[in-house]
RNA sequence: AAUUAGUACGAAGCGCCUGGACUUGCCCAAACCAAUGGCGGGGGCAAGUUGACGAGGAAGUGGUUCAUCGAGCUAUCGGCGGAUGCCACUCGGCUCGACCACGGUCGUGAGGCGUUCCUUAAAACCCGCGAGCGAUCACGGGGACAGAGGGGACGCCAGUGGUCAUG
Numbered sequence: 001a002a003u004u005a006g007u008a009c010g011a012a013g014c015g016c017c018u019g020g021a022c023u024u025g026c027c028c029a030a031a032c033c034a035a036u037g038g039c040g041g042g043g044g045c046a047a048g049u050u051g052a053c054g055a056g057g058a059a060g061u062g063g064u065u066c067a068u069c070g071a072g073c074u075a076u077c078g079g080c081g082g083a084u085g086c087c088a089c090u091c092g093g094c095u096c097g098a099c100c101a102c103g104g105u106c107g108u109g110a111g112g113c114g115u116u117c118c119u120u121a122a123a124a125c126c127c128g129c130g131a132g133c134g135a136u137c138a139c140g141g142g143g144a145c146a147g148a149g150g151g152g153a154c155g156c157c158a159g160u161g162g163u164c165a166u167g
Stems, first nucleotide, its partner, number of pairs: 014081004019077001020050009032041002053070003059090006091107005097164006111157009125142004130137002
């Protein structure tokens, strides 16, 4: 150092990197592009860097894969894995007097739609500072602008059959 076992910590724009992009070094520079005073681009190898900015999202079991929203000087490209999404079932709430069955719809703040208010965006960018030849990375300060979703209020809309009650 690898492998195996155990323990602890650690996650959902989350984790990882063999493609790509970028940086540096060495070699090639026959061909191709560009230039024609000169510089360059290009090809190969090696080693590195990068590879999602926040908001939002979990009844349980199983299944499934391109699983919400916007911001960005847009490689945040591409790939693998995972994931609060989606589907089915179970359970639960609501379904406009109560109960039962089915249907619908949602998930414990538990029906749909509309209007309105609330709900601290962050990166980017600027400044400072440190590491590195560099691409970049870490830290500190300043810092504006979203949409979806959720909540409050108001309005509109919403079953079928049966039993009971009331009028």